[in-house]
RNA sequence: GGAGAGAUGGCCGAGCGGCCGAAGGCGCCUGACUCGAAAUCAGGUUUACGGGCGACCGUAACGGGGGUUCAAAUCCCUCUCUCUCCGCCA
Numbered sequence: 001g002g003a004g005a006g007a008u009g010g011c012c013g014a015g016c017g018g019c020c021g022a023a024g025g026c027g028c029c030u031g032a033c034u035c036g037a038a039a040u041c042a043g044g045u046u047u048a049c050g051g052g053c054g055a056c057c058g059u060a061a062c063g064g065g066g067g068u069u070c071a072a073a074u075c076c077c078u079c080u081c082u083c084u085c086c087g088c089c090a
Base pairs, nucleotide, nucleotide: 001086002085003084004083005082006081007080010026011025012024018070027045028044029043030042031041032040046061047060048059049058050057051056063079064078065077066076067075
């Protein structure tokens, strides 16, 4: 340089244009069980901003930016980065 695949919460990893703050697993927190742990079971577990005494509620965010659409993690463009294969130089 050519071709292809990919980037999603602390990590891994799903995600037919609407049912998605986002499955599932790991981890973590709380509780149950136990003499106590482990295992198991149940619930919870992103961030920012705004509102609320509080429990909670609203909005935005899926690598960055832009576009299409009533509506985008999903489609299109562009940039950045990662991986695989091929080629070239040394």
Description:
This is a predicted structure of a 90-nucleotide RNA (transfer RNA) from an Acidobacteriota bacterium. Rfam family: tRNA. The family's RNA type in Rfam is transfer RNA. Rfam describes the family as follows. Transfer RNA (tRNA) molecules are approximately 80 nucleotides in length. Its mean pLDDT, the model's own confidence on a scale to 100, is 81. It was read from a public genome assembly.